[in-house]
RNA sequence: UACUGAAAAAGGCAAACCUGUCGAAAGGCAGGGACGCAAAGCGACCGGUCUAAGGGUUUUUCCUAAGACAGCGGAGCCACCAGA
Numbered sequence: 001u002a003c004u005g006a007a008a009a010a011g012g013c014a015a016a017c018c019u020g021u022c023g024a025a026a027g028g029c030a031g032g033g034a035c036g037c038a039a040a041g042c043g044a045c046c047g048g049u050c051u052a053a054g055g056g057u058u059u060u061u062c063c064u065a066a067g068a069c070a071g072c073g074g075a076g077c078c079a080c081c082a083g084a
Stems, first nucleotide, its partner, number of pairs: 003083003012037002017032006035071001041077002045074003048069003054064003
């Protein structure tokens, strides 16, 4: 440096749900809580998904991301321990 994660150590993160708060919503943040995670660390570049305030459409419908999701996949960046 690249690969691998069987056993182990130091530890780390935290789904659902609940409370508070921000937001039009999706969702975020904080606290509680653990389903899980070897990148469940970072960032929306590609695909995908969610929402649709505003805008468009026109009559109550549909479209639309400049809003979101990294715990959906790919690619990128960085990192602990161990193994050979």
This is a predicted structure of an 84-nucleotide RNA (c-di-GMP-I riboswitch aptamer) from a Woeseiaceae bacterium. The coordinates come from a structure-prediction model, not an experiment, and the mean pLDDT is 89. The model forms 100% of the base pairs in the Rfam consensus. It was read from a public genome assembly, where an Rfam model found it. NCBI's taxonomy places the organism under Bacteria, Pseudomonadati, Pseudomonadota, Woeseiales, Woeseiaceae. Rfam family: c-di-GMP-I riboswitch aptamer. About the family: GEMM was predicted in a large-scale screen for bacterial structured RNA regulatory elements. Rfam links the family to the GO term cyclic-di-GMP binding.